[in-house]
Molecule: FMN riboswitch aptamer (RFN element)
Organism: Paradevosia tibetensis
């Protein structure tokens, strides 16, 4: 030290104040939060006889492109008279499934400076949840480490 493999180890944040009520961190008005990996061209350097090559630097994202977990479906399977309830497994099922525009500076940003908007799995709950509890002491996108390995 590049591919591979084997083990580990990490790997989500938020309701604070007022209203209404019999109840509301769930309504209403103020507040609050933001997983993982990617960002070309374009300028600039390099390599190269040259190219429509190559190679290395630039700009940082919840609403640009992916990507997870939930949910749904699809395989199976346990309980149960039944409604229903708990597993396991599938990612080329991809359905829910999601949201941003304006003006700056600049070579270069839906990523930065301002500014004004929007979005947020399921089940529960004295009344409707992004923020309360619950599966979850779980899973995970990925992130790093140690050894091999191989150049």
């Nucleotide at each position: 030290u590049a591919a591979c493999g084997u083990u580990c180890u990490c790997a989500g944040g938020g309701c604070g104040g007022g209203g209404u009520g019999a109840a509301a961190u769930u309504c209403c008005c103020c507040a609050c939060c933001g997983g993982c990996g990617g960002u070309a061209a374009u300028c600039g350097g390099g390599c190269g006889c040259a190219a429509g090559g190559c190679c290395c630097g630039u700009a940082g994202a919840g609403c640009c492109c992916g990507c997870g977990a939930g949910c749904g479906c699809c395989g199976c399977g346990c309980c149960g008279c039944a409604a229903g309830g708990c597993a396991c497994g599938g990612g080329u099922c991809a359905g829910c499934a999601g949201a941003u525009u304006c003006g700056g500076u600049g070579a270069g940003a839906u990523u930065c400076c301002g500014a004004a908007g929007c979005c947020g799995a399921c089940g529960g709950u004295c009344a409707c949840a992004g923020u309360c509890c619950g599966g979850a002491u779980g899973a995970a996108a990925g992130a790093g480490a140690a050894c091999g390995g191989g150049u």